[in-house]
Context: one part of a larger RNA
RNA sequence: CUGGGCGUAAAGAGUUGCGUAGGUGGUUUGUUAAGUAGUGAAUUAAAGCUGGUGGCUCAACCAUUCAGUUGUUUACUAAACUGGCAGACUCGAGAGCGUCAGGGGUAGCUGGAAUUACUAGUGUAGGAGUGAAAUCCGUAGAUAUUAGUAGGAACACCGACAGCGUAGGCAGGCUACUGGGGCGUUUCUGACACUAAGGCACGAAAGCGUGGGGAGCAAACGGGAUUAGAUACCCCGGUAGUCCACGCCGUAAACGAUGGAUACUAGCCGUUGGGGGUAUUGACCCCCUCAGUGGCGUAGCUAACGCGUUAAGUAUCCCGCCUGUGUAGUACGAUCGCAAGAUUAAAACAU
Numbered sequence: 001c002u003g004g005g006c007g008u009a010a011a012g013a014g015u016u017g018c019g020u021a022g023g024u025g026g027u028u029u030g031u032u033a034a035g036u037a038g039u040g041a042a043u044u045a046a047a048g049c050u051g052g053u054g055g056c057u058c059a060a061c062c063a064u065u066c067a068g069u070u071g072u073u074u075a076c077u078a079a080a081c082u083g084g085c086a087g088a089c090u091c092g093a094g095a096g097c098g099u100c101a102g103g104g105g106u107a108g109c110u111g112g113a114a115u116u117a118c119u120a121g122u123g124u125a126g127g128a129g130u131g132a133a134a135u136c137c138g139u140a141g142a143u144a145u146u147a148g149u150a151g152g153a154a155c156a157c158c159g160a161c162a163g164c165g166u167a168g169g170c171a172g173g174c175u176a177c178u179g180g181g182g183c184g185u186u187u188c189u190g191a192c193a194c195u196a197a198g199g200c201a202c203g204a205a206a207g208c209g210u211g212g213g214g215a216g217c218a219a220a221c222g223g224g225a226u227u228a229g230a231u232a233c234c235c236c237g238g239u240a241g242u243c244c245a246c247g248c249c250g251u252a253a254a255c256g257a258u259g260g261a262u263a264c265u266a267g268c269c270g271u272u273g274g275g276g277g278u279a280u281u282g283a284c285c286c287c288c289u290c291a292g293u294g295g296c297g298u299a300g301c302u303a304a305c306g307c308g309u310u311a312a313g314u315a316u317c318c319c320g321c322c323u324g325u326g327u328a329g330u331a332c333g334a335u336c337g338c339a340a341g342a343u344u345a346a347a348a349c350a351u
Stems, first nucleotide, its partner, number of pairs: 004322003007305002012319001014202002017200002022195003026089007034082002036078008049068003052064004092192001093189003096185005104178007111155001116150007126137002163170002207248006216242002221237004259318006267296011300307002324351003333344004
């Protein structure tokens, strides 16, 4: 040294969606003998170490070609397990067929409510705003109300603890194209699988580039208040932006703060989708089951909180990450970027 961890203490990468290398891999027959096990041989300097024997009165110490320990090479043997080769299988995986749910995605078309502005009518002195006010709007006719027009953005109710998606995320309606999933059947292939360093792809909001668009909202900014001050909270305005197209950026408390896969381990109560049974004229009701999504809870785990078949339980495989605190996710270098910056990533020193 042969390791302890990662929900909240440091630590799961934003997603792992695709997937390379690598690592790991279902049931069974034969064979091989690389790993593995055994036997023999060679070698394994001296010293050391272990055992034996002996010498200093003992011991430490010293001696001994007496034996051994470990590694390497080689020959032979074994064949359970891992690997290789050949063959077979179906339960993993995939495909087919039947069926089902869905705000999954992209593009186009379209609807009503509301806000705002403008035009016209009615109408007259206020309106707006606040804790209270003021700035502000209004006799050049506002607010209110009626009719019309324009334009942009978002979709009340349904709506859920619900649904879909790998994650980010996705909601008015209709159409076209299109991705994934569940259930049933066992029709086919026959381990084709799992994970995944690098790599590729996607990735809220803000921000950037070019060109459009601009109703409402609103960083910055101006004004009014408040206050000791008020570069704020409150009020009146208001530009980028928010919207669209194309191209960048690549980060978030990107969270379940919980990587993926497989198997096993009490139950109870909801809910979504499918299948089967029962019941019935039929639908409900009731029972079973598969897949999801919630609440509680046993064993067990946990420092506790809590988790608990959707595990943080019991195990196996693969990847990522952590190693006192500050310095610091910083400096330098490198890669990427138009920039903003992102990624990778220290040390001195202090404690």
Source information
Predicted 3D model of a 351-nucleotide part of an RNA (small-subunit ribosomal RNA, central domain) from an uncultured bacterium. Model confidence (mean pLDDT): 82 of 100. The RNAcentral record of the full RNA draws on ENA.